Context: one part of a larger RNA
RNA sequence: UGACGGGGGCCCGCACAAGCGGUGGAGCAUGUGGUUUAAUUCGAUGAUACGCGAGGAACCUUACCAGGGUUUGACAUAUGGCGGACUGCGGCAGAGAUGUCGCUUCCCUUCGGGGCCGUCAUACAGGUGCUGCAUGGCUGUCGUCAGCUCGUGCUGUGAGGUGUUGGGUUAAGUCCCGCAACGAGCGCAACCCCUGCUGUCUGUUACCAGCACGUAAUGGUGGGGACUCAGGCGGUACUGCCGGUGACAAACCGGAGGAAGGUGGGGACGACGUCAAGUCAUCAUGGCCCUUAUGUCCUGGGCUACACACGUGCUACAAUGGCCGGUACAGAGUGCAGCGAAACCGCGAGGUGGAGCAAAUCACAGAAAGCCGGCCUCAGUACGGAUUGGAGUCUGAAACCCGACUUCAUGAAGCUGGAAUCGCUAGUAAUCGCGCAUCAGCAUGGCGCGGUGAAUACGUUCCCGGGCCUUGUACA
Repeated sequence: UGACGGGGGCCCGCACAAGCGGUGGAGCAUGUGGUUUAAUUCGAUGAUACGCGAGGAACCUUACCAGGGUUUGACAUAUGGCGGACUGCGGCAGAGAUGUCGCUUCCCUUCGGGGCCGUCAUACAGGUGCUGCAUGGCUGUCGUCAGCUCGUGCUGUGAGGUGUUGGGUUAAGUCCCGCAACGAGCGCAACCCCUGCUGUCUGUUACCAGCACGUAAUGGUGGGGACUCAGGCGGUACUGCCGGUGACAAACCGGAGGAAGGUGGGGACGACGUCAAGUCAUCAUGGCCCUUAUGUCCUGGGCUACACACGUGCUACAAUGGCCGGUACAGAGUGCAGCGAAACCGCGAGGUGGAGCAAAUCACAGAAAGCCGGCCUCAGUACGGAUUGGAGUCUGAAACCCGACUUCAUGAAGCUGGAAUCGCUAGUAAUCGCGCAUCAGCAUGGCGCGGUGAAUACGUUCCCGGGCCUUGUACA
């Protein structure tokens, strides 16, 4: 100087408390451990691994296994020799890779040759092989915590200290005052984006107040530039004003005005560093290793196994509910090898069809919870839907291993979950549906979007994590 203390003081955080909803019990989905296996590819492992890499394993992907092939190679560059267009089509063998046969079949040229392809040879290619404890880059975490430092000066033999401590204050090393310190940098805040109010400009595909036309109905048509909305540029909030407290400060409390008030709400943004944290399998890269194989091609299988254990979720156990009929209101997105309307067929998944739309124009697209009416009456049920059987639909060469969905039948466990444990402070939790990425197909996951919309916070004694000062130490 740090670190640590079941030392002290001060102060924060959904840390506790106060509340609301869960997990832990059930079934299923998914990841992991374990076990099994020819293989169940590899990585991630307290917090900071476990719906994680994977934004989508039937083949492919694929790195694993079995078998069948191949060796200048699936891919790149270069040189030399030899040969020929490449390609396309077909037959035969084969699981295919591939082998073989037949047909088709060039360009430039200075006539030497060159381009392109095949083959032989040589340099080399190739490796998701090892080392994240050789590395770059990127990332997690402490933590959006308020800290981490420097120059000069002063001080100490020195390591160092001072500044950065102290009194107040703040979300903040935020600001004020004081002070052997005076300044400065990286952080904080602000500058950026979205959202909330408003002015102005511009009005088509958006809008429709007034004026016409028209319809069963609809901004449907003429037209309009008011409104909504869209999107460019501005304005607005600064403790600016008033009162009180305070040290005549910073600031705090209350109030006015205001769409909004003390950082208005949300996002992006992550200091010096810590964990030899994670990643050599995104990529890059040193070293090591393989080179008729640890490279590469193909078929099939596996990554989907299943006594079991754990994590994360979905659906429930019902009446604030389930079922049936009617009826209302979003936002944000996506669409050309695409979205696909009307109409018709089918109980339905879906099929036929093909209008319109590169989209404020058309489509996906009926939002759902809600509201109105009816049935059920506390039961393992008209709750719950696992499982299984039958029949189908769609995608795709192909759904046996191993897809999703529909329909008929079946109708399991489950009656609120032990010890323990998680999230959340407001348009939040809870609850309801919608969209997107990936994607031929496949979502209870992920990322977004809106609808409905709470309860509680006395307080800081205690648990956890953190900040500042101080004290003890045989630790570094």

A computed fold for a 476-nucleotide part of an RNA from an uncultured organism, annotated as small-subunit ribosomal RNA, 3' major domain. Model confidence (mean pLDDT): 85 of 100. The RNAcentral record of the full RNA draws on ENA and SILVA.